[in-house]
RNA sequence: GAGUUUGAUCCUGGCUCAGGACGAACGCUGGCGGCGUGCCUAACACAUGCAAGUCUAGGAGAACGUUUCCUUCGGGAGAUUAUUAAACUGGCGAACGGGUGAGUAACGCGUAGAUAAUCUGCCCCUAUCACUGACAUAACGCUGAGAAAUCGGUGCUAAUAUCAGGUGCUUCGGCAUCAAAGUUUUCGGACGGAUAGGGAUGAGUCUGCGUCUGAUUAGCUUGUUGGUAAGGUAACGGCUUACCAAGGCUGCGAUCAGUAACUGGUCUGAGAGGACGAUCAGUCACACUGGAACUGAGACACGGUCCAGACUCCUACGGGAGGCAGCAGUGAGGAAUAUUGGUCAAUGGGGGCAACCCUGAACCAGCGACGCCGCGUGCGGGACGAAGGGGUUUUGCCCUGUAAACCGCUGUCAGACAGGAGGAAAAGUCCCCUCAGGGGACCGGGACAGUACUGUCAGAGGAAGGACCGGCUAACUACGUGCCAGCAGCCGCGGUAAUACGUAGGGUCCGAGCGUUGUCCGGAUUUACUGGGUGUAAAGGGUGCGUAGGCGGACUUGUGCGUCAGAGGUUAAAUCCCACGGCUUAACCGUGGAGCUGCCUUUGAUACGGCAAGUCUUGAGUGUGAGAGAGGAUGAUAGAAUUCCUGGUGUAGCGGUGAAAUGCGUAGAUAUCAGGAGGAAUACCGGUGGCGAAGGCGGUCAUCUGGCUCAUCAUUGACGCUGAGGCACGAAAGCGUGGGGAGCGAACAGGAUUAGAUACCCUGGUAGUCCACGCCCUAAACGAUGUAUGCUUGGUUGGUGUUCCCAUUUAUUUGGGAGUGCCGGAGGUAACCCGUUAAGCAUACCACCUGGGGAGUACGAUCGCAAGGUUGAAACUCAAAGGAAUUGACGGGGGCCCGCACAAGCGGUGGAUUAUGUGGUUUAAUUCGAUGCAACGCGAAGAACCUUACCAAGGCUUGAAGUGCAGUGGACCGCUCCUGAAAGGGAUUUUUCUUUCGAGACUGCUGCAGAGGUGCUGCACGGCUGUCGUCAGCUCGUGCCGUGAGGUGUUGGGUUAAGUCCCGCAACGAGCGCAACCCCUAUCCUUAGUUGCCAUCAGGUAAUGCUGGGAACUCUAAGGAGACUGCCCGCGCAAGCGGAGAGGAAGGUGGGGACGACGUCAAGUCAUCAUGGCCCUUAUGUCUGGGGCUACACACGUAAUACAAUGGUAGGUACAAUGGGCGAAGCCGCGAGGUGAAGGAAAUCCCCAAAGCCUAUCUCAGUUCGGAUUGUAGUCUGCAACUCGACUACAUGAAGCUGGAAUCGCUAGUAAUCGUAGAUCAGCGUGCUACGGUGAAUACGUUCCCGGGCCUUGUACACACCGCCCGUCAAGCCAUGGAAGCCGGAGGCGCCCAAAGAUGCUUAUAGCAUUUAAGGCGAAUUUGGUAAUUUGGGCUAAGUCGUAACAAGGUAGCCGUAUCGGAAGGUGCGGCUGGAUCACUCCUUU
Repeated sequence: GAGUUUGAUCCUGGCUCAGGACGAACGCUGGCGGCGUGCCUAACACAUGCAAGUCUAGGAGAACGUUUCCUUCGGGAGAUUAUUAAACUGGCGAACGGGUGAGUAACGCGUAGAUAAUCUGCCCCUAUCACUGACAUAACGCUGAGAAAUCGGUGCUAAUAUCAGGUGCUUCGGCAUCAAAGUUUUCGGACGGAUAGGGAUGAGUCUGCGUCUGAUUAGCUUGUUGGUAAGGUAACGGCUUACCAAGGCUGCGAUCAGUAACUGGUCUGAGAGGACGAUCAGUCACACUGGAACUGAGACACGGUCCAGACUCCUACGGGAGGCAGCAGUGAGGAAUAUUGGUCAAUGGGGGCAACCCUGAACCAGCGACGCCGCGUGCGGGACGAAGGGGUUUUGCCCUGUAAACCGCUGUCAGACAGGAGGAAAAGUCCCCUCAGGGGACCGGGACAGUACUGUCAGAGGAAGGACCGGCUAACUACGUGCCAGCAGCCGCGGUAAUACGUAGGGUCCGAGCGUUGUCCGGAUUUACUGGGUGUAAAGGGUGCGUAGGCGGACUUGUGCGUCAGAGGUUAAAUCCCACGGCUUAACCGUGGAGCUGCCUUUGAUACGGCAAGUCUUGAGUGUGAGAGAGGAUGAUAGAAUUCCUGGUGUAGCGGUGAAAUGCGUAGAUAUCAGGAGGAAUACCGGUGGCGAAGGCGGUCAUCUGGCUCAUCAUUGACGCUGAGGCACGAAAGCGUGGGGAGCGAACAGGAUUAGAUACCCUGGUAGUCCACGCCCUAAACGAUGUAUGCUUGGUUGGUGUUCCCAUUUAUUUGGGAGUGCCGGAGGUAACCCGUUAAGCAUACCACCUGGGGAGUACGAUCGCAAGGUUGAAACUCAAAGGAAUUGACGGGGGCCCGCACAAGCGGUGGAUUAUGUGGUUUAAUUCGAUGCAACGCGAAGAACCUUACCAAGGCUUGAAGUGCAGUGGACCGCUCCUGAAAGGGAUUUUUCUUUCGAGACUGCUGCAGAGGUGCUGCACGGCUGUCGUCAGCUCGUGCCGUGAGGUGUUGGGUUAAGUCCCGCAACGAGCGCAACCCCUAUCCUUAGUUGCCAUCAGGUAAUGCUGGGAACUCUAAGGAGACUGCCCGCGCAAGCGGAGAGGAAGGUGGGGACGACGUCAAGUCAUCAUGGCCCUUAUGUCUGGGGCUACACACGUAAUACAAUGGUAGGUACAAUGGGCGAAGCCGCGAGGUGAAGGAAAUCCCCAAAGCCUAUCUCAGUUCGGAUUGUAGUCUGCAACUCGACUACAUGAAGCUGGAAUCGCUAGUAAUCGUAGAUCAGCGUGCUACGGUGAAUACGUUCCCGGGCCUUGUACACACCGCCCGUCAAGCCAUGGAAGCCGGAGGCGCCCAAAGAUGCUUAUAGCAUUUAAGGCGAAUUUGGUAAUUUGGGCUAAGUCGUAACAAGGUAGCCGUAUCGGAAGGUGCGGCUGGAUCACUCCUUU
């Protein structure tokens, strides 16, 4: 820096990523070289070999080898080897070098010092000395024991081994004490020895400072702390012992526990820091485990000794041996780490005079891409953008791709051949100079290694992979798969079109590597010193007093501790940085410089802080005088009310609720009067009024008492602020003891409510509430805001801020101080908001926070009588949890408004029968779709066949229809016959056109492309449609406001049907919607009159616009007019509203229609059509006849007809409009209809009402209502009415007497009622769509139901309340706590026993005593594992019960506490607002 919480935003906050690093490991791959590096695990066990030896003394004197002689062939004697091998004695070394990191939290390490408290072999310097003698012993010989290891006896022998004397030393008395060593020689010397002093080196000891985590470790200590004396040590010292004193350490963290070798440095980081401590270097510690000393200059000793233990090995069972954390190597462990290599050539070490010997130190080689660095796998040209392959496709050389081929060039590395280093200086021998030492000549010496390097040859020949491609993050397509398989660092991807899985093509990034995993730092300012926070996000302790600590007013002087400056020392080397240099370069290495931020010493400065001394008054306190107050404690007392008791009056109810019931009451309640008892609380005043540190405090009076404020001068002189621990106080509930108990009231009981109701409501009611004393110590103990100090604009007046004090005023006027509210500026804040009472600007100190959950839980400790409080984790789990604000949506929130939404009315549905659709069921099939409103007389404006998609059966397979190509045949069509249910199959007959003669048109067959699909997906789509809704809304540009999402505009005041208009306004404009423009209709005018009309005139008829004629009227169909709140009155700023107003046919949109904003519902439709993808292809295609879509216990919707008298029946009679293309008159039939054909391609012909009106009858009944059902006979359509049409006639005459809960439509030419026409259609409707006839009732109004709009409010919702979400129970998985016990580990303690060693006693081997490792026993502590079982927790697409929370969440929620309940939870008491609503506080301007 990025990703990730949200619909979006800002913030807080965690998680994750990009970077670097590694002693790494794993996966895939692998050409070369250089330089490095390589058991991080089991300080586990180790076979085998090697890793420490060497040497001028002395002794013995020749094992082995060579050789001479002798030989009994067994051997013996001699010589040589000789400065002899081996072994022994002795000297030096073995304490270095090499390994490892177990232990150690310590003077262990680092740093700086001290040692006047010390030692130091070999080395260097100075000085002196080195005389004389002696006793042994190993080796060896002989011999013995033993399996061995090894040991004993006996006999010799030497020394630079050992001892004595002398000399020398000393206090000069000698009592006591005390050194030596020689070897060799070229005779010059060389190497040694002793003593003393000094140096160098190395070591010991002491000290200041620094050095991890835990307080869920707070007290530790008896040689402990100090002193005296003695002992001991190289040396100081309780180091040890005796005695004396009672100290010492600790909150600046003792003790205890855990972890750990420390450092230079390494990695990272801008730095400060953080993490680490491999290789290299310094220090320490350890050497199988534990203890101990010996020797020595040096050890308490890796390849030494003794003892004990565990383990391994040998054994003749009696005893012995061993220690790879040296180099290799083996086993084991593990994800994992190399050769049983070469050489002492160099460097270094030991011994030696030296030669030389030894050296797994070291130098080299081997193995490993383990790391860093370098090189290569070719370079240039080459487009027909080749062929072929692969991929894709829009079919286009689009991509692979200059890639290849091909042409030219080069030769690194590897390969072959040849040459071939440096690393070598020394040493030795000889010579020269010389004090040391130096110089010259000669000689020989290389593990690596025939290596590095050089030359030549050949030939592009031998040498490229890995990961990734959704975002972060560079890089995209195809196929496969289909919430499967899988991926994943985080977000997340996968449910049929996956750039996220797998494969392929292509691409990107690195490259002999690339990825993954692990770990560390970074990013992370996410522990914040640099550099964070705490009103609401995590976070201020409930409040005060006060200890330690931290911080501290003004002036002066001193000091110079802090501080600052200079100088010196040190800060090992290596590393880092800079410069130069060496390997061809680099890595790597060398030289020099700088640096190493620290510590010490020293010199100086004195502002600030400290310390010391002195002074001051402003901080703080005291005094004096006033003032207010529910401040506290104790005692007394008053009135009202509730309840109870007694008595009176009085009678049937009272009480309670949403409604009731339980309860009380005829044994007299409630009500009312009088009297009495008792407890608790103090109405009004009373107020964002007062007091108090907080909790809290309220009648009145008295006593005692704390604090505060003001005024005024005195006085003390910094006495101050904060405050870890500590102490005190601390609502309510709760606990203990004893009282008290009126009311209220957890628990409990009963009654209701409810599906249930362990609740809300009601009736009762116990603890408790009250008092005294003692505990508890927690609250939303809140201003969610620690305390103190200083600084920084203001307003509060009109109506009205407020309490107290002082001064002043006519005045409650003004001013000052102290408190307490509101608004608001700068500033702050993520925002909300805070704002002199800060959340502003600063200072001091304290407390607290560091993702959510687990969890304020577990364990431990502590307090408590208990309940519980305080302190307070981890495993595991999630990628969020959260704050503020925004836009929506929602609310059983509020306000305003609208709608046949309710109300007021009219008529229905729901009951009956029938029709029709749907569900369900049935079926071979009952094709498919539509499913709350917004499916259900819907698609379907019309299923007998067809339709038809379904079923069974029979057929066809380039197909029923269409296109193209190739081949082949020929007409095709049509006619006839056979078979068949038909389709189909078979047969018969017939016989073209054009022509450039190639062929074409048409057609049959065959083959190839491809057809076909009402098959799937409406959740892949287009188009169309429904719905909210004809609701009034939805947006944009610019500007302005806000960090931003967004807001403003569009809100407000009015008004409207309307975001309609007006006014106002940080907005000004605009768009889509509204309205209007369009159509029909209502009135009039103009024009035009045929098929329409007929007033006037004329003619004519039985009658009729029938005729002439007319153009007036109706009408037709074109164009106009008209209506705009225009006028009047009232109201209003205006818009506009009101008025039975005027005028007008119509009046406030006149009435209807078309017209449907942004969007919502993954709404509907793949079966209208179109279409992606998938699927079928002798079938899911297609043809045919038959069946089905018409089934039927049932349920629902929509209709028709009724139940009758506002009616039925019969007779008579009147008046339409739309529309269609039909069929008149006449005749026949009861009728459906038949016959008939005039007229009519239509304002001309045809079809044309019914209710109504008049009259008659029926008389309240299952009827003269009602017509279902059924029978018979018919008509019509049609190939065909059986399944399955409509109609007619006659007969039959079912249910039904107005319909439960519930529910629908309608506000005027509407409802209701009446008929008519049309589309589809051969025929068929009670459906649908139109048309006209007759023609009402009611609307007080907006409380309520439903839907909608605007504003506002709350929200934990945003898939948006059909939301979210809590807890028990059930299932699976996971980690954890408890637990009778069981099994280990650790450190101490007590007792017993006690090795080696040391010390003491002892003449002494011995023995004894002390101490003590190991061992045993015991009581405790602590830590880990495990465990029958058990508690709670977490996680897990679709389990159970409820619905606690979010809206007033339907009883506001939450906090503390008590109690109860399957569960969320309920209730009581006190508290909070982080509660909605309503009302008051409040608010506004100059």